The RNA shown here (transfer RNA) has 73 nucleotides and comes from a Caldifarciminota bacterium. The coordinates come from a structure-prediction model, not an experiment, and the mean pLDDT is 81.

[in-house]
RNA sequence: GCGGGCAUAGCUCAGUUGGAAGAGUACGAGCUUCCCAAGCUCGUGGUCGCGGGUUCAAAUCCCGUUGCCCGCU
Numbered sequence: 001g002c003g004g005g006c007a008u009a010g011c012u013c014a015g016u017u018g019g020a021a022g023a024g025u026a027c028g029a030g031c032u033u034c035c036c037a038a039g040c041u042c043g044u045g046g047u048c049g050c051g052g053g054u055u056c057a058a059a060u061c062c063c064g065u066u067g068c069c070c071g072c073u
Stems, first nucleotide, its partner, number of pairs: 001072007010025004019056001027043005049065005
């Protein structure tokens, strides 16, 4: 230098052919218990790496770019 993969909640990850974002865990509250743990219920939490484009509509498609990983030269 070229090619490919990954980037989504504090963390680990889903997200089906574009219809507008979810699970587990963590955290907070409540129930239960003499207390703790466990269990159950509810809740909090997101510029979908970043910047553009296409579209009525983009996590998803296109272009550029940043970081990490792999391969080739």